RNA sequence: AAUUUCCUUCGGGGUCGGGUGAAAUUCCCAAUCGACGGUGAUGAGUUAAUCUCUAAGCCCGUGAGCCGCUUUUUGUGUGCAGGAUUUGGUGCAAGUCCAAAGCCGACAGUAUAGUCUGGAUGGGAGAAGGAAUAG
Numbered sequence: 001a002a003u004u005u006c007c008u009u010c011g012g013g014g015u016c017g018g019g020u021g022a023a024a025u026u027c028c029c030a031a032u033c034g035a036c037g038g039u040g041a042u043g044a045g046u047u048a049a050u051c052u053c054u055a056a057g058c059c060c061g062u063g064a065g066c067c068g069c070u071u072u073u074u075g076u077g078u079g080c081a082g083g084a085u086u087u088g089g090u091g092c093a094a095g096u097c098c099a100a101a102g103c104c105g106a107c108a109g110u111a112u113a114g115u116c117u118g119g120a121u122g123g124g125a126g127a128a129g130g131a132a133u134a135g
Stems, first nucleotide, its partner, number of pairs: 004132007017029003031115002033105002035062004043053003057103002067079003071075001085101005107118003
């Protein structure tokens, strides 16, 4: 250095302003937000080579929630279930760069909710640190 196990901590953001109305942070105009891992032609620093940090909501996958199945209820496990991007530019090459225009967002409650309230002082992909194990 690598393997396995355990412990601790961390681990999601958002309606400014206006209109209609008896009533809407839910409709309309407008505003605003983007979990985790991977990939990556970004940017910054650095070296002899290189390396470090940084870079996707809508490319691949994960989680949560919903739904189905399973199960003795809580719970657990599981599934072909589970959202969204185009155009132009540069270039050998763009799904990630640049420009423009778009699009998406569980359930319950309530005047129809990504943003309010609630389940949730919950769960969680995963991240960091520590301890032990075996060779």
Source information: This is a predicted structure of a 135-nucleotide RNA (FMN riboswitch aptamer (RFN element)) from Solibacillus merdavium. The model forms 100% of the base pairs in the Rfam consensus. The prediction has a mean pLDDT of 78. Lineage of the source: Bacteria > Bacillota > Bacilli > Caryophanaceae > Solibacillus.